[in-house]
Context: one part of a larger RNA
RNA sequence: GAACGAACGCUGGCGGCGUGGAUAAGACAUGCAAGUCGAACGGGAUCAGGUUUGUAGCAAUACCGAUCUGGUCCAGUGGCAAACGGGUGCGUAACACGUGAGCAAUCUGCCGGGAAGUGGGGGAUAGCUCGCCGAAAGGCGAAUUAAUACCGCAUAUGGCUAGGGAGGACAUCCUCCUGACGCCAAAGUCGCAAGACGCUUCCUGAUGAGCUCGCGGCCUAUCAGCUUGUUGGUGAGGUAACGGCUCACCAAGGCUAUGACACCUAGCUGGUCUGAGAGGAUGAUCAGCCACACUGGAACUGAGACACGGUCCAGACUCCUACGGGAGGCAGCAGUGGGGAAUAUUACACAAUGGAGGAAACUCUGAUGUAGCAACGCCGCGUGGAGGAUGACACAUUUCGGUGCGUAAACUCCUUUUAUUGGGGAAGAUAAUGACGGUACCCAAUGAAUAAGCACCGGCUAACUCCGUGCCAGCAGCCGCGGUAAUACGGAGGGUGCAAGCGUUACUC
Numbered sequence: 001g002a003a004c005g006a007a008c009g010c011u012g013g014c015g016g017c018g019u020g021g022a023u024a025a026g027a028c029a030u031g032c033a034a035g036u037c038g039a040a041c042g043g044g045a046u047c048a049g050g051u052u053u054g055u056a057g058c059a060a061u062a063c064c065g066a067u068c069u070g071g072u073c074c075a076g077u078g079g080c081a082a083a084c085g086g087g088u089g090c091g092u093a094a095c096a097c098g099u100g101a102g103c104a105a106u107c108u109g110c111c112g113g114g115a116a117g118u119g120g121g122g123g124a125u126a127g128c129u130c131g132c133c134g135a136a137a138g139g140c141g142a143a144u145u146a147a148u149a150c151c152g153c154a155u156a157u158g159g160c161u162a163g164g165g166a167g168g169a170c171a172u173c174c175u176c177c178u179g180a181c182g183c184c185a186a187a188g189u190c191g192c193a194a195g196a197c198g199c200u201u202c203c204u205g206a207u208g209a210g211c212u213c214g215c216g217g218c219c220u221a222u223c224a225g226c227u228u229g230u231u232g233g234u235g236a237g238g239u240a241a242c243g244g245c246u247c248a249c250c251a252a253g254g255c256u257a258u259g260a261c262a263c264c265u266a267g268c269u270g271g272u273c274u275g276a277g278a279g280g281a282u283g284a285u286c287a288g289c290c291a292c293a294c295u296g297g298a299a300c301u302g303a304g305a306c307a308c309g310g311u312c313c314a315g316a317c318u319c320c321u322a323c324g325g326g327a328g329g330c331a332g333c334a335g336u337g338g339g340g341a342a343u344a345u346u347a348c349a350c351a352a353u354g355g356a357g358g359a360a361a362c363u364c365u366g367a368u369g370u371a372g373c374a375a376c377g378c379c380g381c382g383u384g385g386a387g388g389a390u391g392a393c394a395c396a397u398u399u400c401g402g403u404g405c406g407u408a409a410a411c412u413c414c415u416u417u418u419a420u421u422g423g424g425g426a427a428g429a430u431a432a433u434g435a436c437g438g439u440a441c442c443c444a445a446u447g448a449a450u451a452a453g454c455a456c457c458g459g460c461u462a463a464c465u466c467c468g469u470g471c472c473a474g475c476a477g478c479c480g481c482g483g484u485a486a487u488a489c490g491g492a493g494g495g496u497g498c499a500a501g502c503g504u505u506a507c508u509c
Stems, first nucleotide, its partner, number of pairs: 001509002006505005013381006019374002027336002030334003035080003040077002043074010054063003087292003097216007106209002111205008119153001121151002129142005158184003163178006188197003220262001225255003230252008267289004271282004294315005317328004345371001347370003353367001354365004384414004395404003419446006428436001453498005458479003464493005474481002
């Protein structure tokens, strides 16, 4: 000098764009953050309409019941989503990350393209009803019912396989071709219909995921030896898949001064800061990858999890209880208290972008878009402009003549960014729909009106005098000032620098 997720002191007008729990991965009241589909299914409630039995009535009609259709709501079965999005940085020195290469060792729901099919049956079960247990959470029994829920059968374009053939090879085995009579499917819904959307099998693409290898980047040698599933082989199991991944047996290997092993620290990167560069430091915001979800462990479901707002077990903590037993997990968005030098609203909206579900209408979305708070940062604007000297007053100083403040003020003329008031009023989104928002912006009116501080002035370093104090009080980044004339302490006048900021402190180059 630059820089900062800063803090502190004094001060503080406006706008735009950003940023904002770095400490306790400590604990959390309350609300919301993941639902959706009735065009998969049977019910319940309610409303409207139609048909009909009965009763009342002369009739119109009214009421009760049954049934059909349609709308709305409710819980349930079923499907898809919930593995995304959002948060945090505990762990991790590792194929975690970056980069490059590969799988002759792999899977892939939804999506795109293509081929073929979609036939015919069955038994349950939730809900509802009834009964029972329990304070509750919840549970048990009986009867009954539906499906795109579940289970056989048929069919096989197709896929897999036994087997067969060919080549290499002494053989094990490897590669290629072929391939069954063996194994593997299906669901319907809407529409008057044509058809549309589904469902099943297979091929291919895309996307995502898994696995392997080379290279790269920390500290300590005051850590020198480490290792027994350890290193390799055979066989088996397991996996989507290779592999000590796991197991049985066999061999005794494997790593290491080019730093193994151990310990300390740490998420990695694109980047960011600094620097002429080489480097050094760093990894907030934004983006990619990884890890984690009260602590530890485990699997289930599924295309995908060993799953933040799922399940089970154990533990710590908190809460409810009728003491028998139960409930919970903000490192989602707000918010609370705690700790801290220190970090915001229990806001608005799904209008846009994106996501989930749905044929759609649409619903949900603390993602996101916005607003609020904070000079936390960067950038921009303003706090007036021109004239105005017999150089006013006050203040300071003085050699008492004067000098400084100083064209500064007053005063005259002008302007209105900003401010306030009134009127109009977007784009963002269009077929329609605007939270922001009567916002931005435009017009008019009023009136210099609403708006300047902070640090410093001995040298480094731009800027000097007076008074007070008297090695005291104090200053200080370094040198050093202060013991009676202090440009260095405190105040004043004046000056210098920066300016809605200015200084100080911490940290980095």
About this RNA:
A computed fold for a 509-nucleotide part of an RNA from an uncultured Campylobacterota bacterium, annotated as small-subunit ribosomal RNA, 5' domain. The prediction has a mean pLDDT of 81.